RNA sequence: GGAGCCGGCUAGGCGGCCGCGCUGCGUUCGCCGCAGCGAGGAAAGUCCGGACUCCUCAGGGCAGGAUGCUGGGUAACGCCCAGGCGUGGUGACACGCGGAAAGCGCAACAGAGAGCAGACCGCCGUCAUCGCUGAGCCGUCGACCCGCUGCGCGCGUCGACGGGGAGGUGACGGUGAGGGUGAAACGGUGAGGUAAGAGCUCACCAGCACGGCGGGUGACCGUCGUGGCUAGGCAAGCCCCAUCCGGAGCAAGGCCAAGUCGGGACGCGGGUGGCCCGCCCACGGUCGUCGCACGCGAGUGCCGGCCACGUCCCAGGUAGGCCGCACGAGGCGUCGGGUGACCGGCGUCCCAGAGAGAUGGUCGCCACCCACGGCCGGGCAACCAGCCGUGGGGACAGGAUCCGGCUUAUCGGCCGACUCCUCCC
Numbered sequence: 001g002g003a004g005c006c007g008g009c010u011a012g013g014c015g016g017c018c019g020c021g022c023u024g025c026g027u028u029c030g031c032c033g034c035a036g037c038g039a040g041g042a043a044a045g046u047c048c049g050g051a052c053u054c055c056u057c058a059g060g061g062c063a064g065g066a067u068g069c070u071g072g073g074u075a076a077c078g079c080c081c082a083g084g085c086g087u088g089g090u091g092a093c094a095c096g097c098g099g100a101a102a103g104c105g106c107a108a109c110a111g112a113g114a115g116c117a118g119a120c121c122g123c124c125g126u127c128a129u130c131g132c133u134g135a136g137c138c139g140u141c142g143a144c145c146c147g148c149u150g151c152g153c154g155c156g157u158c159g160a161c162g163g164g165g166a167g168g169u170g171a172c173g174g175u176g177a178g179g180g181u182g183a184a185a186c187g188g189u190g191a192g193g194u195a196a197g198a199g200c201u202c203a204c205c206a207g208c209a210c211g212g213c214g215g216g217u218g219a220c221c222g223u224c225g226u227g228g229c230u231a232g233g234c235a236a237g238c239c240c241c242a243u244c245c246g247g248a249g250c251a252a253g254g255c256c257a258a259g260u261c262g263g264g265a266c267g268c269g270g271g272u273g274g275c276c277c278g279c280c281c282a283c284g285g286u287c288g289u290c291g292c293a294c295g296c297g298a299g300u301g302c303c304g305g306c307c308a309c310g311u312c313c314c315a316g317g318u319a320g321g322c323c324g325c326a327c328g329a330g331g332c333g334u335c336g337g338g339u340g341a342c343c344g345g346c347g348u349c350c351c352a353g354a355g356a357g358a359u360g361g362u363c364g365c366c367a368c369c370c371a372c373g374g375c376c377g378g379g380c381a382a383c384c385a386g387c388c389g390u391g392g393g394g395a396c397a398g399g400a401u402c403c404g405g406c407u408u409a410u411c412g413g414c415c416g417a418c419u420c421c422u423c424c425c
Base pairs, nucleotide, nucleotide: 001421002420003419004418006416007415008414009413010412012366013365014364015363016362017361018360020038021037022036023035024034025033026032040396044407045406047405048404049403050402051401052249053248054247055246064245065244066243067242068241069083070082071081072080073079084097085096086095087094088093098240099239103238104237105234106233120179121178122175123174124173125172126171127170128169129168130167137163138162139161140160141159142158143157144156146154147153148152187205188204189203190202191201192200208227209226210225211224212223213222214221215220253323254322255321256320262314263313264312265311266310270290271309272308273307274306275305276304291302292301293300294299330349331348332347333346334345335344336343337342368393369392370391371390372389373388374387375386377384378383
C1' cells in the first nucleotide's frame, strides 16, 4: 500500500419566517398571547420472553405446544456470553448441533438391485450343441426388408470372394472384485486364498461399540485393551428422552355517571289533570310541629279512592368523564467483581404520553459525501492527501400499557481489535 474479517457508535449543526400537539400562566374570551416540553435505532414485523390485570383455583395427570451439544448470564426467553465437536476458508472468521446399534414409516427419476439388497454387462464352473473338413469375427461386392422427401447413407438378414486362426451359442449355477445407474449400491491398501471371487483369512490404516487409566464442573479430549466388520440417509414423517408451558389480554381492569328502562317512597284535597265516591257507624276538641296560601300583625284556612304526570330515593349501567399511564428489571458518570454475557456499591438526572392519534415546511450560512474540471504537494512505484470552481445528494422510517430480545429496512460517516498478500528499513 492492497484485499478482507469482526465489533461498537452516530444518523448533520446554527439562524430567520410560517405551522402542529400537550401542560402552565395570562386573557381584551378569539380556536388569542407568552413560557416549558414534544419519537427511533429500528418507534416497523408482532416472531419469542416477561411485568401488570382479570377469570378459574386444593393438588396431580392425560392430551396438546415449544425448546434441544456443555457450562454460565438473566425477571424470563427460541436471546446473550464462554467453551466442545463437525463442516467451509491460507487466515482473521463464518455456519451447524439430543436420539436412526428402541420401534414404525419414507426415498422421485435412473438402475439388474434402494436396505439383513442385487446378476444387466463382465469373470468362473457344469451340461448340451456348433466349430480346425475353418465357426463366431473383419473387409469388399451383390440381393432383399426397413428408416430418412430425394441424391445417397445407415441398421438388419442372406449369398459370394478374401483375411484370420479357436472358440461361439444356449441352459442351469457361482461371484458383489471390475463396468454401468444413482443424492445414496453395505470400509481402504497389500498379501494369502479360490474354478472365479469375496473380511473368506491375515497385516496395517480408518471408523464404531464396550471396558480400563489420565485430564476437564461438563460437552469432550488423550491413551491402552477387547470385539466383530454387523450398524447407510431422513426425527421440519410418526416416535423416544429431558426441560418448560392454566386461559385471556390495556378494547386487561377499576372508579364516577346524563338520558332511557326497572323497583320503591312521597304528596294529597296542604302539587296538576281526568274519573269515581262522599247515606249511616267515626270525620269532634285541645296541645306541639312542618309546608303552602292569605293577612301589617295576632292569626285564619287546608275531605277520600284509582290512573297518568311530578318530586325524591335505590340498583344495574349506556353515552361521557377519570384512573390504569409514564420513577423504570430506568439513563448517565465513577469505583469494584467477572475471560465474558453480566452483577454490585456510590453519585447524579427526570426523559412524549395524548382524542383514531401532534413533532412539519421553506430559505440562508457552515460542515459532510459523490461526479467532473483546474492548481499544486508527498512517494521509486502502486497510491495517498490539500485548495478552488461547477453540478448533484442526505436514507430507512414514526410511539399508543410498559420492558428484554430476535428479524427485517436504511444515503452516509466515525472508532477499535484482528487476518492474508506485496514492498521498504
Model confidence (mean pLDDT): 76 of 100. The RNA shown here (Bacterial RNase P class A) has 425 nucleotides and comes from a Nitriliruptoraceae bacterium. The source organism's lineage runs through Bacteria, Bacillati, Actinomycetota, Nitriliruptoria and Nitriliruptoraceae. It matches the Rfam family "Bacterial RNase P class A". Its family is annotated with ribonuclease P activity, tRNA processing and dimeric ribonuclease P complex in the Gene Ontology. Rfam classes the family as a ribozyme.